[in-house]
Context: one part of a larger RNA
RNA sequence: GGCAGGGAGUGUGUUUUUCUGGCAAGGUUAAUCUUUGUAAAAGAGAAGUCGUAGCGAAAGCGAAUGCUUGCAACUUUGUGAGAAGCAACCUGAUAAUACGGGUUUAGUCAGCGGAACACGAUCCGAAGCCUGUUGAUCUAGUCCUGAACAGGGUGAAGCCCAUCGAAAGAUGGGUGAAGGCCCGAACCGUUGCUGUGGACAAGCGCUCGGAUGAUUUGGGAUUAGCGGUGAUAUGCCAAUCAAAACAGGUAAUAGCUGGUUCCUCCCGAAAUGGACCAAAGCCCAGCCUGGAGCGAGAUUUCUAGCGAGGUAAAGCCACUGAUCAGGUGUUACGGCCUUUCACGGGUCGGCAUCUUGUCAAACUCAGAAUUCGCUAGUAUCGUAGACCUCUGGAGUCGGGGGCGUGGGGUAAGCUCGCGUCCCGAGAGGGAAACAACCCGGACUUAGAUUAAGGUCCCUAAAUACUGGCUAAGUGUAAAGAAAGGUAGUCUUGAGUCUUAGACAGCGGGGAGGUUGGCUUAGAAGCAGCCAUCCUUUAAAGAAAGCGUAAUAGCUCACCCGUUGAGGCUCGGGGCGCCGUAAAUGGACGGGGCUAAAGCCAGUUACCGAUAUCCAAGUCUUGUAGUAUAAACUACAAGAGGUAGGGAGGCGUUCUGCAUGGGCGGAAGCACAGGUGUGAAUUUGUGUGGACCGUGUAGAAAUGAGAAUCCUGCC
Numbered sequence: 001g002g003c004a005g006g007g008a009g010u011g012u013g014u015u016u017u018u019c020u021g022g023c024a025a026g027g028u029u030a031a032u033c034u035u036u037g038u039a040a041a042a043g044a045g046a047a048g049u050c051g052u053a054g055c056g057a058a059a060g061c062g063a064a065u066g067c068u069u070g071c072a073a074c075u076u077u078g079u080g081a082g083a084a085g086c087a088a089c090c091u092g093a094u095a096a097u098a099c100g101g102g103u104u105u106a107g108u109c110a111g112c113g114g115a116a117c118a119c120g121a122u123c124c125g126a127a128g129c130c131u132g133u134u135g136a137u138c139u140a141g142u143c144c145u146g147a148a149c150a151g152g153g154u155g156a157a158g159c160c161c162a163u164c165g166a167a168a169g170a171u172g173g174g175u176g177a178a179g180g181c182c183c184g185a186a187c188c189g190u191u192g193c194u195g196u197g198g199a200c201a202a203g204c205g206c207u208c209g210g211a212u213g214a215u216u217u218g219g220g221a222u223u224a225g226c227g228g229u230g231a232u233a234u235g236c237c238a239a240u241c242a243a244a245a246c247a248g249g250u251a252a253u254a255g256c257u258g259g260u261u262c263c264u265c266c267c268g269a270a271a272u273g274g275a276c277c278a279a280a281g282c283c284c285a286g287c288c289u290g291g292a293g294c295g296a297g298a299u300u301u302c303u304a305g306c307g308a309g310g311u312a313a314a315g316c317c318a319c320u321g322a323u324c325a326g327g328u329g330u331u332a333c334g335g336c337c338u339u340u341c342a343c344g345g346g347u348c349g350g351c352a353u354c355u356u357g358u359c360a361a362a363c364u365c366a367g368a369a370u371u372c373g374c375u376a377g378u379a380u381c382g383u384a385g386a387c388c389u390c391u392g393g394a395g396u397c398g399g400g401g402g403c404g405u406g407g408g409g410u411a412a413g414c415u416c417g418c419g420u421c422c423c424g425a426g427a428g429g430g431a432a433a434c435a436a437c438c439c440g441g442a443c444u445u446a447g448a449u450u451a452a453g454g455u456c457c458c459u460a461a462a463u464a465c466u467g468g469c470u471a472a473g474u475g476u477a478a479a480g481a482a483a484g485g486u487a488g489u490c491u492u493g494a495g496u497c498u499u500a501g502a503c504a505g506c507g508g509g510g511a512g513g514u515u516g517g518c519u520u521a522g523a524a525g526c527a528g529c530c531a532u533c534c535u536u537u538a539a540a541g542a543a544a545g546c547g548u549a550a551u552a553g554c555u556c557a558c559c560c561g562u563u564g565a566g567g568c569u570c571g572g573g574g575c576g577c578c579g580u581a582a583a584u585g586g587a588c589g590g591g592g593c594u595a596a597a598g599c600c601a602g603u604u605a606c607c608g609a610u611a612u613c614c615a616a617g618u619c620u621u622g623u624a625g626u627a628u629a630a631a632c633u634a635c636a637a638g639a640g641g642u643a644g645g646g647a648g649g650c651g652u653u654c655u656g657c658a659u660g661g662g663c664g665g666a667a668g669c670a671c672a673g674g675u676g677u678g679a680a681u682u683u684g685u686g687u688g689g690a691c692c693g694u695g696u697a698g699a700a701a702u703g704a705g706a707a708u709c710c711u712g713c714c
Base pairs, nucleotide, nucleotide: 001714002713003712004711005710006709011119012118013117014116015115016114017113019111020110021109022108023107026050027049028048032044033043034042035041054061055060065087066086067085068084069083073079074078088103089102090101091100092099122259123258125256129249130248131247132246133245134244140223141222142221143220144219145218146217147216148215149213151183152182153181154179158175159174160173161172162171163170164169187210188209189208192206193205194203225241227237228236229235234243262649263648264647265646266645267644272285273284274283276281286396287395288393289392290391291390292389293388297381298380302377303376304375305374306373307372308371314364315363320360321359322358323357325355326354327353328352329351330350333349334348335347336346337345338344399423400422401421402420403419404418405417406416407415408414428439429438430437443617444616445615447613448612449611453607454606455605456591457590458589462604464603465602466601467600468599469598475593476592484578485577486576488575489574490573491572492571493570494569495568496567497566505562506561507560508559509558511535512534513533516530517529518528541556544555545554546553618639619638620637621636622635623634624633625632626631650703652700653699654698655697656696657695658694659693660692661691668687669686670685671684672683673682674681675680
């Protein structure tokens, strides 16, 4: 891992509630006793308990009637159970006729079901706490009694001798043997590497520390868990230690994780507000569901009318505040300058005011759209009972995404809000793939028509049509580039020149006074300064550029000729181009596509979904009819669904009653067929070899695929 078997809402008591049944102003027995066929009953038993009267703290007092509206129902007008309202009555407290509670009778016992509470309370799961025991053969300390330490080195004190010395003593030699001394085996240890689901639940190899000592070690003994022992590491106390192990209390507790077993039908949420030692929880409300009551409106669309408002945009001589530039005023507002002092003057700033320009979430003279309230109409829903009220059962309290709009943040598939739609709990078609983007809300089956989106091939449908654009494979994408650049190309506008010849090209001229004057070595159009005239002309600057030492030389402006029809300048728009760099080789989904199979504008067809329509059928709810009905027929509305509520069924085991099958072959098993929406059920054949059903009623140790589930086998 696979398979098989096992595996989780149960029981008792109390309370509450729906339904069913008995009796009913009453209902009911409990313990216990008696009888009996010994197994369930039957009978007795009224103690007790609930109800029949309430109000009041108590003393105490003490109700049970009338009228109106009017649903259902029945009906000719109307009557009118229940219901609602008013009055009346009882009681409390009162100044009170106002106020609180009650009164025009329904309970009680039992049973199935739902729920709550107490208990293990749907199942499994802690770390832990307590009680009683068992452990010092491991290890820590201590005690008793034993044992061990190759070899080598160093050579303390003391003692002896010699020399010196008056002595004390000193020096030298010898002897001697000390030491938590040195080197290094056994022995004890373990610094580094290695090994780390290892060969090993502590090792192997190399290296390394101690090795006569606070040394190592055998045997025996002792200290025990709220404890011991500890040269202290929270270390060790039998592979277990911030409190051992074992058994018990014990099914500890777990607001946390995981799991929780058959079918079909109807409805269908929430992830919010308030509170909580609350934030992973829980309570109340909100939202869901079943039942009952009431009896006529409800309010999701649209239109109109009447109202509410201070957002967007806007505004600032309408305030508060900010702000650009300028003018004017103010010297009893300040600085600086001027002035011998004073007076005064100038300038800059402040303040005030005027003009111009500008800004605001905590500014508003004014002010939308959307929104909200009421009224009327309309649409829709509703007497087939809505809205509302009461009551049984819940779940939900981590939400998420798009769009719109706000706070925080450089930003984020970021975070905190509000509104709305969707996902959540929503399938189908499209977007290559893709919870929330587009279309659209799936009872079943078949057909048709469309939506979004598409129609060259993959791939259903146009190699459709009309007119443009693009040459970049731009693009073929619902995404993604910017500033800036572009004589790429299309289109549009304004101005200007032009057959009296434009623009460009080509040919020619481009002169004279003059080398202007000054300056300068020189300055001749062209270093610099000043002036910048006149003449000849078709035209030609006292020169726009190159050049020379200065001249020279080459162009330009300007003019003529040649040529012969548009040219030049500045804008707007479309599609392109550059700008444009990322890590395996690569992406329009791919192939591929160029008067497209690209882009823009328009037209007509077609394809395309569980949408819509049609046909057949199933189911649910309601109404009506038939012949009592749960059956049938007709009509109407409906059938996505997690948590969750409600309804009806299938199957398993056992029991009572009734009734059957079986050696002429039961159950079980295998294969095949049929029926049912389904859980399931049934038939045939084979195998098997002795039990098994059906109907009805009842009782449950009643349904497995998941729990790192348990056991077994492979």
Molecule: large-subunit ribosomal RNA, domain II
Organism: marine sediment metagenome